[in-house]
RNA sequence: AACGAACGCUGGCGGUAUGCCUAAUACAUGCAAGUCGAACGCGAAAGUCCUUCGGGAUGAGUAAAGUGGCGCACGGGUGAGUAACACGUAGGUGACCUUCCUUAAAGUUUGGAAUAACUCUUAGAAAUGAGAGCUAAUACCGGCUACAUUGCUUAGUUUUAAAUACUAAUCAAGAAAGAAUGCCUCUAUUUAUAAGCAUUCGCUUUAAGAUGGGCCUGCGGGACAUUAGCUUGUUGGUGGGGUAAUGGCCUACCAAGGCAUCGAUGUCUAACGGAUUUGAGAGAAUGAUCCGUCACACUGGAACUGAGACACGGUCCAGACUCCUACGGGAGGCAGCAGUAGGGAAUAUUGCGCAAUGGGCGAAAGCCUGACGCAGCAAUACCGCGUGAGUGAGGAAGGUCUUCGGAUUGUAAAGCUCUGUCAGGGUGGAAAAAUGGUAGUUGUUCUAACAGGGCAGCUAAUUGAUGGUACACCAAAAGGAAGCACCGGCUAACUUCGUGCCAGCAGCCGCGGUAAUACGAAGGGUGCAAGCGUUGUUCGGAUUUAUUGGGCGUAAAGCGCGCGCAGGCGGGUUUGAAAGUCAGAUGUGAAAUCUCGGGGCUCAACUCCGAAACUGCGUCUGAAACUUCUUAUCUAGAAUCCUGGAGGGGGGAGGGGAAUUUCGCAUGUAGGGGUAAAAUCCGUAGAUAUGCGAAGGAACACCAGAGGCGAAGGCGCCUCCCUGGACAGGUAUUGACGCUGAGGUGCGAAAGCGUGGGGAUCAAACAGGAUUAGAUACCCUGGUAGUCCACGCUGUAAACGAUGAGUACUAGAUAUUGUGGGUAUUGACCCCCUCAGUGUCGCAGCUAACGCAUUAAGUACUCCGCCUGGGAAGUACGGUCGCAAGACUAAAACUCAAAGGAAUUGACGGGGGCCCGCACAAGCGGUGGAUUAUGUGGUUUAAUUCGAAGCAACGCGCAAAACCUUACCUGGGUUUGAAAUCCGGUGAAUUUGGUAGAAAUAUCGAAGUGCCCGCAAGGGAAUACCGAGACAGGCGCUGCAUGGCUGUCGUCAGCUCGUGUCGUGAGAUGUUGGGUUAAGUCUCGCAACGAGCGCAACCCCUAUCAUUAGUUGCCAGCAUUAAGUUGGGCACUCUAAUGAGACUGCCUGGGUUAACCAGGAGGAAGGUGGGGAUGACGUCAAGUCCUCAUGGCCCUUAUAUCCAGGGCCACACACGUAAUACAAUGGUCGGUACAGAGGGAUGCGAACUCGCGAGGGGGAGCAAAUCUCAAAAAACCGAUCUCAGUCCGGAUUGGAGUCUGCAACUCGACUCCAUGAAGUUGGAAUCGCUAGUAAUCGCGGAUCAGCACGCCGCGGUGAAUACGUUCCCGGGCCUUGUACACACCGCCCGUCACACCAUGGGAGUUGUUCUUACCUGAAGUCGUGGCCUCAACCAGCAAUGGAGGGGAGCGCCUACGGUCGGAGCGAUGACUGGGGUG
Repeated sequence: AACGAACGCUGGCGGUAUGCCUAAUACAUGCAAGUCGAACGCGAAAGUCCUUCGGGAUGAGUAAAGUGGCGCACGGGUGAGUAACACGUAGGUGACCUUCCUUAAAGUUUGGAAUAACUCUUAGAAAUGAGAGCUAAUACCGGCUACAUUGCUUAGUUUUAAAUACUAAUCAAGAAAGAAUGCCUCUAUUUAUAAGCAUUCGCUUUAAGAUGGGCCUGCGGGACAUUAGCUUGUUGGUGGGGUAAUGGCCUACCAAGGCAUCGAUGUCUAACGGAUUUGAGAGAAUGAUCCGUCACACUGGAACUGAGACACGGUCCAGACUCCUACGGGAGGCAGCAGUAGGGAAUAUUGCGCAAUGGGCGAAAGCCUGACGCAGCAAUACCGCGUGAGUGAGGAAGGUCUUCGGAUUGUAAAGCUCUGUCAGGGUGGAAAAAUGGUAGUUGUUCUAACAGGGCAGCUAAUUGAUGGUACACCAAAAGGAAGCACCGGCUAACUUCGUGCCAGCAGCCGCGGUAAUACGAAGGGUGCAAGCGUUGUUCGGAUUUAUUGGGCGUAAAGCGCGCGCAGGCGGGUUUGAAAGUCAGAUGUGAAAUCUCGGGGCUCAACUCCGAAACUGCGUCUGAAACUUCUUAUCUAGAAUCCUGGAGGGGGGAGGGGAAUUUCGCAUGUAGGGGUAAAAUCCGUAGAUAUGCGAAGGAACACCAGAGGCGAAGGCGCCUCCCUGGACAGGUAUUGACGCUGAGGUGCGAAAGCGUGGGGAUCAAACAGGAUUAGAUACCCUGGUAGUCCACGCUGUAAACGAUGAGUACUAGAUAUUGUGGGUAUUGACCCCCUCAGUGUCGCAGCUAACGCAUUAAGUACUCCGCCUGGGAAGUACGGUCGCAAGACUAAAACUCAAAGGAAUUGACGGGGGCCCGCACAAGCGGUGGAUUAUGUGGUUUAAUUCGAAGCAACGCGCAAAACCUUACCUGGGUUUGAAAUCCGGUGAAUUUGGUAGAAAUAUCGAAGUGCCCGCAAGGGAAUACCGAGACAGGCGCUGCAUGGCUGUCGUCAGCUCGUGUCGUGAGAUGUUGGGUUAAGUCUCGCAACGAGCGCAACCCCUAUCAUUAGUUGCCAGCAUUAAGUUGGGCACUCUAAUGAGACUGCCUGGGUUAACCAGGAGGAAGGUGGGGAUGACGUCAAGUCCUCAUGGCCCUUAUAUCCAGGGCCACACACGUAAUACAAUGGUCGGUACAGAGGGAUGCGAACUCGCGAGGGGGAGCAAAUCUCAAAAAACCGAUCUCAGUCCGGAUUGGAGUCUGCAACUCGACUCCAUGAAGUUGGAAUCGCUAGUAAUCGCGGAUCAGCACGCCGCGGUGAAUACGUUCCCGGGCCUUGUACACACCGCCCGUCACACCAUGGGAGUUGUUCUUACCUGAAGUCGUGGCCUCAACCAGCAAUGGAGGGGAGCGCCUACGGUCGGAGCGAUGACUGGGGUG
């Protein structure tokens, strides 16, 4: 785009078309083929009129039936069969027919015998008959004549490719029918008629035409080769038969042919064409309506009649089915028009009319006509029209959305002004569609004719199913007339709500798991519109079967390789032909359709006219370049010959040494062998090792090479014999002899098979030993087939260059093998050139890229093979081959939306290279064992609130849970609320007492009257209470809706951009490379040049110094004191501000004269001096809605809020993090030193005093360099303990206290006395740390009423070790592989289990189609017909006979049917095989 469509929703009108695609299923009922009295005989009735009532006339020579003629073979339907001369196209018929029609010629004579109807009798239920009798014809028969007709014979002639043609002669055979109308010239009767005449129509014969057919031929148009051979009337001939006619069409005989890979035969499917749909075309698909042809008519067979049939509405027979029946027997055929049932997704009225067109009959009127013309039904299709037009902003109301401002629906509506198509009503409209016949008349013709008829005109009246329709007009009236699909992308059109991987959508991709433009609804929009969508089918897009117009190295695809028949293709010159080719002419290519130009319906659809076209086929004429054929010739292709060398080319025979193994002898002694390590195994019966000897089999080190040979497989010790091919050089010969190659045929690794040998090594299977969770493996010890030979089979490989063969052309460079030539110096592997090979690199070109590139995957030509999404599957079935294994050929159902190639970026690797990190190693100290503390899990509970979950949750949020906190539980209360804003009312605020209660709270009082404005009344601010509603409130949910903040990789060195360049592109380059660094730090190089975020630096603390300043700090010298206490001083320390200093700056060496590195000097400090702050692009949907903020959802007398009590503190258990220990480097007692950094007013709190002590009393001083917390502790000195569960260790428990606080029961800290548990250094495993670090020691602070073994800080004492980067972990850069991209915690294979689906096999069962052979043999044609029978003719007086006809019977053929088999296809089948999906 299209449709004979169907379904869903919807539906105003008209025109024109179309309408059982399925069951060629079965059919009730009606109709669809009759007509002619001008061929013939017979011949009613109703009704009407008359009547003498008997009847007559009319109806009427009508109806009906019959004989006869013509028609019924057309028209109409359907597409079952048919793969065929069925159809189409072009021809042939010298092999034929043709009713009716037209033209022409001639004729139409003379006789005869029957028969139906009818009448009578009779059988039967009926259908239908039987017998007797009568009768006519254009029915039937005989005779005459017949040139043209036919046949036989004879003779001759022409044409043609060819005679069955033509001519002549003799003989023979063969025709007819009348009817109607008119007339009276002739004839007869004579009113007028006919036997006469005329006209017309018939009839017979012949010739021709036209039309329609029969038959034959070339070419064309389906599938399957998993159908390869078929055929006996088959192929041809002769004779005969048959037909309108050729012919094996049929028959007898003879011959053995005919068809087929250019697809016979078989099977399946199918009516064919003009055309239709689509497409740019070529094509592809289709074959409704219309036109042409064919076939069929319930199924099968057969003939009759006829011009024509083997006959849709005829006959006979058989069969199935249906109907009637008196059971004896009969009837029927809608694939005609309507209609019914059934089937189906699905397809109309049992209508009107012959008015038109056409057909049959007829002289005609006319009759018949479900052909046809019309109407009805159906949006089934195409076309046209309408459902209103203009104006109209308060942008109404309503709806929807909203950021609440508005936006949109939307000029849309309303309103105002108009118009009048269609529908509805009315009026008109006998319009157009009509000729013909009849009557009259004109001309002409036949004729004796002024009858009559024929032919050609004119006039008049008449004929309409559609239909009161088309159309026109009138009135009225915006009134009666819009839906459907879609809105994620493709693809025009977006929001809200509902739902929550549900419900659902979906053409493909894919949507839906709580913010869905994708589901459902709404609003809005988009598209089309009386339709719109969906489904189905066809073509297109699809160059996705590629002729136009594709491919085969890696995506699917080159046979494993040769030889070669057929076929295809083929070198130069020349002669001719003209098959292909080209040109012109001509015939045909039906009409319709398509295209173009006009015309008619108002337009269009539709239709009419004209043109063009129909790309095809035939015939004739011409051209000769190319192809082809042909003639002659050539040498460039190909082949032959001679010479020469190279070679693991092949086959056969013989020979050789090294090594393995085995055996024998000898020496010799305890092991050997094997492995990562072992064991099995061998060995004291003497192994292994060593020496000598022997046997046997297999393979041939070095040479050896990217080298050579071969068609491929493949070929490697030496010699000989036989033999193939290639190459170089050379002259000669042949003269296109060539290339490819479907089938065919040969060769063809390894493994395997058969027979017979052989058997050293190695070694499937197998055995044992190991390994392992297991180990039917990898490793080891053995070991059989096999490996080897001969003969035969198999015929496959990643048989690979994943690249078919041949020819020609198209830059080079280099290496090498084998000849030949040249140069040079005698000598050439070496230098140059050429030919033939074998490699590497590379240009143009090609390629999707990778890559290929004179050995093409480039440019062309020829031939062959092969491919067409993945899987199923190289499988099943069938066939061929094979001993088998199996090979070759080779599907489908079903299933998926991919499978695949090349390259890119990442990620990953038990890949590689380089490098780093307390990563390992080297060390020190821990954890894991004990007790306690603390956090978590689990359990428990009314509640044990919540979060955090590997590293990166677990002394985490919590820098403080007795109440509070608090979010949890129980109970008691409140509902505009504990706190916020707004409104109304009352009271100033505020202070305070009593009662009830656990409290919250409720209730009763007392005191009190302020500030501002105002004359007063009153108002206002602030505050409290009461009331109403807007609202508050939520530690309720979602961290996977979010912001912010944070953790982690990781303080790792990375992450990017602009421009340029390269690439089809993704992308690359830069950022890679050589060095170097802590560092993408720096440097050199480079198609890159620059830049940004990171690194570093800038900032803070600390280490040295200087300057400034000198109190509360300091004190060298002077004075003074118990004391820097005071005077004095600011040198020092210190404090705290500003500076200096360090930069690879200097030297030496290394390094590329670089960057940089190593060492050194100086320096307080040396190579980022030490520490801190600082965290790139990003990753983990990491953490947090319970800090805060926030979208959405949820609760609103409760999930809000107040109070009391309880809980977060539970306790068989498990884990993490800590504290304290286990002791002598220690404990205890006594004494004596030395810090830093902090805190302090509801605070720190001195001296003094009391208490064993916690602490109490006390209250000086201090908002602090001044006072205070405050004692530093390890350390040091001295004493004691002496290795024990202890003078270690301190848990637990009892008692007594102190402090804080409203309150220490659940549940605080501390003190004293008493008690004195586990624990004696901790399994597997695991953590931290590289220097002022680890370890160890104490001190302070935040939180805080109180509570610190935690956290954050501070200082004191103060080590050991680092060879090094193999390994573990993590990370960075480069590179490589990848089937990964959620990225290895990836992907993914097979079995098993379950469910479903299709399919193969299967003992069989069953259906259907075809068929060999045989049996039976209806009807019927043909043959025969000695029996029966018969009007016409002949003979005969007759009887009868003859000729001839018919029949019974018999025979050939044969449908249905039957029997034994065969083949194909389908259905089904216990069980079974694999496959697919989940």

This is a predicted structure of a 1478-nucleotide RNA (small-subunit ribosomal RNA) from an uncultured bacterium.
The RNAcentral record of the sequence draws on ENA and SILVA.
Rfam family: Bacterial small subunit ribosomal RNA.